[in-house]
RNA sequence: AGUUGAUCCUGCUGGAGGAUACUGCUUUUGGAGUUCGAUUAAGUCAUGCAAGUCCGAACGUAAGUUCGGCGAACGGCUCAGUAACACGUGGGUAACCUGCCCUAUGGUCUGGAAUAACCUUGGGAAACUGAGGGUAAUACCGGAUAGAGUAAUUCUACUGGAAUGUGUUUUACUUGAAAGGUAACGCCAUAGGAUGGGCCUGCGUUAGAUUAGGUUGUUGGUGAGGUAAUGGCUCACCAAGCCUGUGAUCUAUAGGGGCAAUGAAAGUUGGAGCCCUGAGAAGAGGACUGAGACAAGGCCUCUAGCCCUACGGGGUGCAGCAGACGCGAAACCUCUACAAUGAACGAAAGUUUGAUAGGGGGACUCCGAGUGCUCUUAGGAAACUAAGGGCUUUUGUUAAGUGUAGAAAGCUUGACGAAUAAGGACUGGGUAAGACCCGUGCCAGCCGCCGCGGUAAUACGGGCAGUUCUAGUGGUAUCCACGUAUAUUGGGCUUAAAGCGUCCGUAGCUGGUCCAGAAAGUUUCUAGUGAAAGCUCGCAGCUUAACUGAUGAGAGGUGCUAGAAAAACUUUUGGACUUGGAGGCGGGAGAGGUAAGAGGUACUUUUGGGGUAGCGGUUAAAUGUGUUAAUCCUGAAGGGACCACCGGUAGCGAAGGCGUCUUACUAGAACGCGCUCGACAGUGAGGGACGAAGGCUAGGGGAGCAACCCGGAUUAGAUACCCGGUUAGUCCUAGCAGUAAAUUAUGCAGACUAGGUGUCCUGUAACCUACGUGGUUAUGGGGUGCCGAAGGGAAACCGUUAAGUCUGCCGCCUGGGGAGUACGGCCGCAAGACUGAAACUUAAAGGAAUUGGCGGGAGAGCACCACAAGGGGUGGAGGCUGCGGUUUAAUUGGAUACAACGCCGGACAUCUUACCGGAGGCGACGGCAGAAUGAAGAUCAGUCUGAAGGGCUUAUCCGACUCGUCGAGAGGUGGUGCAUGGCCAUCGUCAGCUCGUGCUGUGAAGUGUCCUGUUGAGUCAGGUAACGAGCGAGAUCCACGCCAUUAGUUGCUAAUUUUUUCAUUGCGAAAGAAUGCACUCUAAUGGGACUGCAAGUGCUAAACUUGAGGAAGGUGUGGGCGACGAUAGGUCUGUAUGCCCCGAAUCUUCCGGGCUACACGUGGCCUACAUUGGUAAGUACAACGAGAUGCAACUCCGAAAGGAGAAGCUAAUCUCUUAAAACUUAUCUAAGUCUGGAUCGAGGGUUGAAACUCACCCUCGUGAAAAUGGAAUCCCUAGUAAUCGCGAAUCACUAUUUCGCGGUGAAUAUGUCCCUGCUCUUUGCACACACCGCCUGUCAAGCCACUCAAGCGGGGUUUUGGCGAGACCAUAUCUUCAUGGUAUGGUCGAACCUAGGUUCUGUGAGAUGGGCUAAGUCAUAACAAGGUA
Repeated sequence: AGUUGAUCCUGCUGGAGGAUACUGCUUUUGGAGUUCGAUUAAGUCAUGCAAGUCCGAACGUAAGUUCGGCGAACGGCUCAGUAACACGUGGGUAACCUGCCCUAUGGUCUGGAAUAACCUUGGGAAACUGAGGGUAAUACCGGAUAGAGUAAUUCUACUGGAAUGUGUUUUACUUGAAAGGUAACGCCAUAGGAUGGGCCUGCGUUAGAUUAGGUUGUUGGUGAGGUAAUGGCUCACCAAGCCUGUGAUCUAUAGGGGCAAUGAAAGUUGGAGCCCUGAGAAGAGGACUGAGACAAGGCCUCUAGCCCUACGGGGUGCAGCAGACGCGAAACCUCUACAAUGAACGAAAGUUUGAUAGGGGGACUCCGAGUGCUCUUAGGAAACUAAGGGCUUUUGUUAAGUGUAGAAAGCUUGACGAAUAAGGACUGGGUAAGACCCGUGCCAGCCGCCGCGGUAAUACGGGCAGUUCUAGUGGUAUCCACGUAUAUUGGGCUUAAAGCGUCCGUAGCUGGUCCAGAAAGUUUCUAGUGAAAGCUCGCAGCUUAACUGAUGAGAGGUGCUAGAAAAACUUUUGGACUUGGAGGCGGGAGAGGUAAGAGGUACUUUUGGGGUAGCGGUUAAAUGUGUUAAUCCUGAAGGGACCACCGGUAGCGAAGGCGUCUUACUAGAACGCGCUCGACAGUGAGGGACGAAGGCUAGGGGAGCAACCCGGAUUAGAUACCCGGUUAGUCCUAGCAGUAAAUUAUGCAGACUAGGUGUCCUGUAACCUACGUGGUUAUGGGGUGCCGAAGGGAAACCGUUAAGUCUGCCGCCUGGGGAGUACGGCCGCAAGACUGAAACUUAAAGGAAUUGGCGGGAGAGCACCACAAGGGGUGGAGGCUGCGGUUUAAUUGGAUACAACGCCGGACAUCUUACCGGAGGCGACGGCAGAAUGAAGAUCAGUCUGAAGGGCUUAUCCGACUCGUCGAGAGGUGGUGCAUGGCCAUCGUCAGCUCGUGCUGUGAAGUGUCCUGUUGAGUCAGGUAACGAGCGAGAUCCACGCCAUUAGUUGCUAAUUUUUUCAUUGCGAAAGAAUGCACUCUAAUGGGACUGCAAGUGCUAAACUUGAGGAAGGUGUGGGCGACGAUAGGUCUGUAUGCCCCGAAUCUUCCGGGCUACACGUGGCCUACAUUGGUAAGUACAACGAGAUGCAACUCCGAAAGGAGAAGCUAAUCUCUUAAAACUUAUCUAAGUCUGGAUCGAGGGUUGAAACUCACCCUCGUGAAAAUGGAAUCCCUAGUAAUCGCGAAUCACUAUUUCGCGGUGAAUAUGUCCCUGCUCUUUGCACACACCGCCUGUCAAGCCACUCAAGCGGGGUUUUGGCGAGACCAUAUCUUCAUGGUAUGGUCGAACCUAGGUUCUGUGAGAUGGGCUAAGUCAUAACAAGGUA
């Protein structure tokens, strides 16, 4: 850093530090070091060297050879074996040895026989070997003496803890010397020392119990043999012991220690190098020699390998130094010297020494130094870069001297010259350093972990820039730390992994109070030891440092041994005590257990009677049952199981568990007692007992219920849920089994730490009393619940019944999966139980709580895009229009539930236009190329063409640039609305969304915003750890409704005056002018409505209901205004805009076509189906708006559409502009009509360049479907629905569209949450891309590692038997002695063969399960009441 939307935990994975080995890239130099074939092959080795030396002797001129002495048992190498007295440490040896060395004493006499070399000669390929002659010694032998040893014996003198020791007397047996010389030196004996060893022993010393029993020379004794020496070391006999849960035996692994790495330490890991020690020398065995070996650079034998061979026979052992092959990721030169140090020999000189000292090689480790410094100019912000000048010389090159065994380095003194010297990794986070460029496009690739890459990659590859370390820097593997993540120090176990189902009890561990003794533990002191190196702190020496030091001190080795002291604690011995524990006695409580007996209701069966057609069952049904009489009612009898009410977070029991009554037997607990014992206790590994349901065995029993099974339903299916049947089983007896969510998911025991309130059992006291086994209250003890202080806990929660604070003992846990699986063992009749892994896979799995979302969870509230009560539609017909589909050269594109579909203001003839067919045109700027040998342009004619100087042919005019090519542009309704801005839609006709401070919580968060009442409203009021505030709501804004004021033209005209016309019998009517502004109107400013007033309800609140007044009443009505956000909603085709693409075409222009197609489906609308109507005639009343390429009065013409003239109007002035429904009259009379108007024909008109595809209008004719529309569905609560027309937008023309305007003008409700949804609260959640979520299993496909498996192979180890190389011992014998040979007996014994046991491993037809793998199949088991908890 990583589980989550976020949080806190638990928990693991990964990263950062140090170390070791290998490795990539890179590399100037010096020093130091205990550095360099340890890891794999203790594999095999060519060649050379690694152990000799000495006058003692003989031969020889010499070189040298031989005999002899000493050495060769050291040094050097390696780590296979070994779990052991191998090692470490401390002791012992009264059970031993010790060459060379030291000290002391004494001695060194006298004889003898050979042999090598050498000479002669034989065999053999060789190695080697035989015979004869012949010589010496410090070689060998005999005798004597001293002395020594052994046995017996005498004295008991000495040492000591203890004589088996030492000494002493006597006897028997065995036993030694060498010469040379002038000398040094040597030899012998004894005693002592030193050194080095042998043996014994206490303690320490890996893992596994899926190894629990092992052992027969085994354990001990007596005697003997053997050894330097003890000992079953070996043998004979006797006894039957010995080891083991404090882990024997077996298996696996491993040399041990000083030390090294790491760590704060405790520890963990390592133990190759240097030192000590052990073991080994190709694999094994054996002895000889010797002071010392069971020796390998000595011997014999076997086995395996290699070499030579004349095939007869021989040779050989680098785990010494170099070196070779092999193995591998992995490790140097076949160097120099004995100059130094040491060793062997020697009297010495000296010789030898691959020990050692040195050099060479290696990015082995550690330490040191450098790769320059500076000035000017230019560039630059700076860093720095470039050019020029100056300085220095560690280093580099080089000269002389010194240095060394010889070199080299180093040191001293000079010369030259900035010269000779920088890389690796990284740059998304962790983790220092790029929001740089290009390429790539879930590709290629990166990545320890998280994670990057699907066209704008700070994560890939390259470039540039930067960061870090630096002669290094990265990677891989391993170890330690990080990890309190095996927790002794120092963790946990209610829910995260983890308390055995419960009890009894063995070992073990732990253990109450007091006194006295002891001193094992413990503590203190003294002495010895714990090698050196290493470590720490000083000092000193190399220029410093690393390094080194016969330098000083310390730590450490956590230890062992010996002695002296202390007595608190533990222990132990003795004594005492009573509070723990046990016992006794007393009266009570209880579904405690076992057995027997008795009873009760229900059920069912049989039977008698009554009774008749159904019963039963379900959401609804059916199967079933019934006329052979059911169900139902009733009498009787049989049967088995069970035990209602009482019954209670009541009781009892260790747990499982226990429920009718009575009796017998029996167990435990609580209370009480001036009783008894006196620590007798706690826990408890192994072990034992008990242990629900289900299951198994045997025998009974069987009413009801009921797995399996059979039917009926349900369903897409239904091997289920529901229904009808039904067998095991459930019950009893005797056994087995031994498990459960056997749960308080909380082991047992003890002590301590506030309380409150119930209840059960039992004491004590007081009171009441019906006098009882009664009741109440208070207070003790014990049980069982609830709530809670402190405290604890991740939280939920626990809280004297602890999950608090302490103590004792036991059990268990260490990421998820694989897996409670496999194998093995053990138990079981079986089912299965107990014990219990690994490979492999994975970055999480998990706990608690939070906010959302969701639920076929719950509770409130709300809405005509919900219902109810109503009104009118759609869905049926014809048409218009949009969409889908299909078709087409093209039928451009977008929008697709609500929230696409008369939508893109999208009514398209061309244009629009993006599509299709055809034809043209166009490149700013720059490079190349062409061009006065004429570019580009224009043009007659011809031709191509639908047409065109557009191209081509020919020709003319003109006179400077030209798209031929490469870049780069303009332009693009080309792509991406998932790169964007802006705008819009929807949630939302909603009432929510937040903040500051405070408070609560570890925190995410919560509170506020909750509760009650109320409201259209998070509107308001009251309560309240909250108090306030903001955005929304409201208010503000506009229109309409009432009033007032101001104003009066183009508006108005009541009153007054006046003009004209008409009418006149008369009243008068119409139009205009003046005056006026009263009214209407216009348009500006104000007023008015606030639950203000009254009554009631409510809490004296907020508010609600009703009423008054009022033009208007509770938001007056209608608009505008749309919170935080969400939907990757829509739009790149309105404009803007990133990136990508096209670029002479995806740009642009023209002509024509298409967007208008048409089997069909569908949305919206128009017209209808007629009498509330149609038709004809007449009469009446608006408002909003628009008008200069315009609206057009009016007049004339036409049947009409319309045409010809034309006043006025930049518009409160003129025009559009006759409103229509309505009303009056007439007619039609229920019919496909005098309804309806589609379709089609004919003739006209208008706009426009153009009306065929494809416009509108008029007239005449034609006269289709349709007679009220299934399932379903939409809108609407008042000036609303319904209905009627008018205007405008678009517009050359065209409206069934849209936006407005007015006219006429209802019905119903005043509610509800049932449906559809929304808001709030609560609850559950395994969801958070948020239920269109998550997720399980089979099957199918691929890959991987295990398991089982008929077998087939290989290795280790062990046992039996056989054969048996060779060795040793004893006896006898042969040989002149000795060596030696032969024979017999005995012991050991390699190797090979044979038959098993055990273990590891390879392979194996086939079989099972497991894990992993973007988009396979079938279902939907789990998560919400997950739809059957």
The RNA shown here (small-subunit ribosomal RNA) has 1429 nucleotides and comes from a metagenome.
Model confidence (mean pLDDT): 80 of 100.
RNAcentral holds the sequence, with entries from SILVA.